[in-house]
């Protein structure tokens, strides 16, 4: 000094001027008496993610009680935590890099079932090609009893060719008509027992079993575990006007009935009109916060400082002048713990690789 890798961090300052929201203060103006509206002082006024609404909770309402079922999750181990698909640390397998370091996988395939494109005869216990035996029929050969050599039938066989991501451990040898964990020696897996370190996933030795029949569990299933619904437009309080309900009472009012028709008189209901109760709804308050709310203020600009390049001076590890540049993502809406995704520039530390000087 150059390159890369991990984490932390900041995310411009200060003072002027104009302007936005909110509470407070002391008065003004209007008012329908609940406010509204122009100034004035005083103070407070986003983020690291405030986004996205994907997990987790809080905190409400519902079910005034429990319980299982369905359904849905979460899945290696240990710890963290109110909780969590979260954080942290470890365990094995892959996968990139020289390395630091990064990513990805993660209960069960020996309860069952279900799928395995394309090719292929078969995608699970297969015969398609070939190899081997029997057995019939021909047809040649000879030594008449047998041999070869096609054909067909039946049967064995996972050696050997083909297909295929994948075809039932591998390599060698015994064996055998051919041949095969059929059998054996090495390797490889796995399953039991067992010893040793580790809280544990598991890592390592030793023994014994030929056990060697594949992949899917993000198909269903099986096992542990863990969730009741709906959400601040939750919820809760006060509460106009108009139309409905309810009570009480009024009669000099209208209609109807009692009564075969008129009138009247009385009595019933029944409208209306008045007075009082209640429930709703608009709308107001609260829920709600040392910004806060209502579709939503938090901003414009100017001098200085800091920050970045470049250039020159000079008393050169550096200071000083001069031009010039940049400020990115994005905007709270009950609150909080997380992920995820977006972001100019920079700061500092850890550790890895290459070069150089001493």
């Nucleotide at each position: 000094c150059a390159g890369g890798u991990c984490g932390a961090c900041c995310a411009g300052g200060u003072g002027a001027u104009c302007g936005c929201g909110g509470u407070c203060c002391a008065g003004c103006g209007c008012u329908u008496u609940g406010g509204c509206g122009a100034a004035g002082g005083a103070u407070c006024g986003a983020g690291g993610a405030a986004a996205g609404u994907c997990c987790g909770c809080a905190c409400u309402c519902c079910g005034u009680a429990g319980a299982g079922c369905a359904c849905g999750g979460u899945g290696c181990c240990g710890g963290a935590u109110a909780a969590c698909a979260u954080c942290c640390g470890g365990a094995g397998g892959g996968a990139a890099g020289u390395a630091a370091u990064u990513u990805u996988c993660u209960g069960g395939a020996u309860c069952g079932g279900g799928c395995c494109a394309c090719a292929g005869a078969a995608a699970c216990a297969a015969g398609u090609a070939g190899c081997c035996g029997c057995u019939u029929u021909c047809a040649c050969c000879c030594u008449u009893g047998g041999g070869u050599g096609a054909a067909a039938g039946c049967g064995g066989u996972g050696a050997u060719a083909g297909u295929g991501a994948a075809a039932a451990g591998g390599u060698g040898g015994u064996g055998u008509a051919a041949g095969a964990g059929a059998c054996c020696a090495c390797c490889g897996g796995c399953g039991c027992g067992g010893g040793u370190g580790g809280c544990a996933a598991c890592a390592u030795c030793c023994g014994c079993g030929g056990c060697c029949a594949g992949g899917u569990a993000a198909c269903c299933c099986c096992c542990a575990c863990c969730g009741g619904g709906a959400g601040c437009a939750a919820g809760g309080c006060c509460a106009a006007g108009c139309a409905g309900g309810g009570a009480c009472g009024u009669g000099g009012u209208g209609c109807u009935g009692c009564u075969c028709g008129u009138a009247c008189c009385g009595c019933u209901g029944u409208a209306a009109g008045u007075u009082c109760c209640g429930g709703g709804u608009a709308g107001g308050c609260u829920g709600c916060a040392u910004a806060g709310a209502u579709a939503g203020a938090u901003g414009a600009c100017c001098a200085c400082c800091g920050c970045c390049g470049a250039a020159a001076a000079c008393g050169c590890u550096g200071u000083u002048u001069u031009c010039g540049g940049a400020g990115a993502c994005a905007g709270a809406a009950u609150g909080c713990g997380g992920c995820u995704u977006a972001u100019c520039g920079g700061u500092c530390g850890g550790c890895c690789u290459g070069g150089g000087g001493u």
A computed fold for a 358-nucleotide RNA from a Chloroflexota bacterium, annotated as Bacterial RNase P class A. Its Rfam family is "Bacterial RNase P class A". By type it is a ribozyme. From the family's description: Ribonuclease P (RNase P) is a ubiquitous endoribonuclease, found in archaea, bacteria and eukarya as well as chloroplasts and mitochondria.